RNAcentral holds the full RNA, with entries from SILVA. A computed fold for a 350-nucleotide part of an RNA from a metagenome, annotated as small-subunit ribosomal RNA, central domain. The prediction has a mean pLDDT of 87.
Context: one part of a larger RNA
RNA sequence: UUGGGCGUAAAGGGUCCGCAGGGGGUUUGCUAAGUCUGGUGUGAAAUCCCACGGCUCAACCGUGGAACUGCAUUGGAAACUGGCAGACUAGAGGACAGGAGAGGAGAGUGGAAUUCCUGGUGUAGCGGUGGAAUGCGUAGAUAUCAGGAGGAACACCGACGGCGAAGGCAGCUCUCUGGACUGUACCUGACCCUCAUGGACGAAAGUAGGGGUAGCGAACAGGAUUAGAUACCCUGGUAGUCCCUAGCGUAAACGUUGUGCACUAGGUGUGGGGGGAUUUAGUCCCCUCCGCGCCCCAGCUAACGCGAUAAGUGCACCGCCUGGGGAGUACGGCGGCAACGCUAAAACUC
Numbered sequence: 001u002u003g004g005g006c007g008u009a010a011a012g013g014g015u016c017c018g019c020a021g022g023g024g025g026u027u028u029g030c031u032a033a034g035u036c037u038g039g040u041g042u043g044a045a046a047u048c049c050c051a052c053g054g055c056u057c058a059a060c061c062g063u064g065g066a067a068c069u070g071c072a073u074u075g076g077a078a079a080c081u082g083g084c085a086g087a088c089u090a091g092a093g094g095a096c097a098g099g100a101g102a103g104g105a106g107a108g109u110g111g112a113a114u115u116c117c118u119g120g121u122g123u124a125g126c127g128g129u130g131g132a133a134u135g136c137g138u139a140g141a142u143a144u145c146a147g148g149a150g151g152a153a154c155a156c157c158g159a160c161g162g163c164g165a166a167g168g169c170a171g172c173u174c175u176c177u178g179g180a181c182u183g184u185a186c187c188u189g190a191c192c193c194u195c196a197u198g199g200a201c202g203a204a205a206g207u208a209g210g211g212g213u214a215g216c217g218a219a220c221a222g223g224a225u226u227a228g229a230u231a232c233c234c235u236g237g238u239a240g241u242c243c244c245u246a247g248c249g250u251a252a253a254c255g256u257u258g259u260g261c262a263c264u265a266g267g268u269g270u271g272g273g274g275g276g277a278u279u280u281a282g283u284c285c286c287c288u289c290c291g292c293g294c295c296c297c298a299g300c301u302a303a304c305g306c307g308a309u310a311a312g313u314g315c316a317c318c319g320c321c322u323g324g325g326g327a328g329u330a331c332g333g334c335g336g337c338a339a340c341g342c343u344a345a346a347a348c349u350c
Base pairs, nucleotide, nucleotide: 004321005320006319007304008303012318014201015200016199017198021194022193023192025088026087027086028085029084030083031082033081034080035077036076037075038074039073040072041071042070049065050064051063052062053061054060091191092188093187094186095184096183097182098181103177104176105175106174107173108172109171110154115149116148117147118146119145120144121143125136126135162169163168207246208245209244210243211242215241216240220236221235222234223233258317259316260315261314262313263312266295267294268293269292270291271290272289273288274287275286276285299306300305323350324349325348332343333342334341335340
């Protein structure tokens, strides 16, 4: 490289956008680049293949043929691919009418609870554990009542629920704003799919500067435990956790399952719409679109399992794998303030 693969064996890029590239709906005409077909020229000889012949045979050699799968040129065909021109509406997008949602950003605001402060009541304990001790408390703690301060998170509702491309998103209100869905079939008329390089976003932790700090709490200190205990348990507690502006760019970033489209039995629950029947409502029944789940036919799978949300059947495009260790390391390069990230070997060894 070919081939075979990528849920769990090695293997889906964290996610999306997107230039180049690759692929592309129905129909008419033209074209003839690809494609198919004929002619001509060329494709040296030798070699290879076939036939016959010469050395006693063979190797070897001679003669003839075929072949040289190619290239150029010329005539023709027009189904398919491409190109040009025209038309279409089933893909895609728009318009209009709706309802749903922790989708995003900013501002404001609410109650419960913890802690702290002030005051009242009140007195000897509180706290903590397996049991204790460190710790707090007669300078009046714990408990309890009233008032105040401040920060962070939002019980119940709450769901096997919803939204978002992913990361992720939850008290309430307002402002700004993205996307999806349903219905109508009014408009555009293939405007589409995928996407190397590239760009944007990207949990937590950690970084820089500034602010904030109630609770929690790496490090650290003390008390225990223990043979020891640099731990598990306890009492404290700094960074951090929170906000602003930057920077980092990783993860079991997982559905360990790339994206898009089409096709292939059913049953059931649930979220958001639309339609029909019954008398409007309600309830129930039926049909249908989009989403989230469960059980299963066929099929697939090494098995487990998957099973219209496929891991079934196909098409298009991208990424990735190729025995274990060495190693996601060294070296080099690029990025970063740093931490480190991305790219990525070999010797050697089993």